[in-house]
C1' cells in the first nucleotide's frame, strides 16, 4: 500500500416504539437488532426524496397537480477525499 477469514479485542446501529422538533423528507435522545471491514467523518459530483419560497403552465365548484429556480435531507444510495483497530501473504 493491497487483502479481510476458520482468529483477538471491540465499535456502529435498519425496521419498529417512545420523547422533542421541523412544513415536510428527516434530526435528536432512549429502548431495540435488520446487518456493516469503514454502516468513522466530509455532501464539493451524480442519484434518490421533500415542497416553507419564487415563477410558468394546464384543469377545477373550492382548489389542486406538473415543470423549473432557489432551499432542505439522505455518507446505512453510487462515486470520491481523508482518518483508523487487528490480523494474513509479499
Nucleotide at each position: 500500500a493491497a487483502u479481510g477469514a476458520u482468529a483477538a479485542a471491540g465499535g456502529c446501529a435498519a425496521a419498529c416504539c417512545u420523547a422533542u422538533u421541523g412544513a415536510a423528507a428527516g434530526a435528536u435522545a432512549g429502548g431495540g437488532a435488520c446487518g456493516c471491514a469503514a454502516a468513522g467523518c466530509c455532501u464539493c459530483a451524480g442519484g434518490u426524496c421533500u415542497a416553507c419560497u419564487g415563477u410558468u403552465c394546464a384543469a377545477u365548484a373550492a382548489u389542486u397537480g406538473a415543470a423549473c429556480a432557489a432551499a432542505g435531507a439522505u455518507u446505512g444510495c453510487u462515486a470520491g477525499g481523508u482518518u483508523a483497530c487487528c490480523a494474513u501473504a509479499u